[in-house]
RNA sequence: GGAGUGUUAGCUCAGCUGGUCAGAGCAGGGGACUCAUAAUCCUCCGGUCGCGGGUUCAACUCCCGCACACUCCA
Numbered sequence: 001g002g003a004g005u006g007u008u009a010g011c012u013c014a015g016c017u018g019g020u021c022a023g024a025g026c027a028g029g030g031g032a033c034u035c036a037u038a039a040u041c042c043u044c045c046g047g048u049c050g051c052g053g054g055u056u057c058a059a060c061u062c063c064c065g066c067a068c069a070c071u072c073c074a
Base pairs, nucleotide, nucleotide: 001073002072003071004070005069006068007067010026011025012024013023019057028044029043030042031041032040050066051065052064053063054062
């Protein structure tokens, strides 16, 4: 230098061909249970969907550029 994949909550990830409530587990706050702790159960909190444009009535999803990470080729 060329090609490909990925970037979504504090962490690990899902989100199938665009449809409108953006989710799960863990972590964190509160509560129940217990003599108490752990475990378990209930509940709450938490997201500019990497950044900037474009298409569309509507974009995490499609298109373009950029940034970063990884893999392959040279």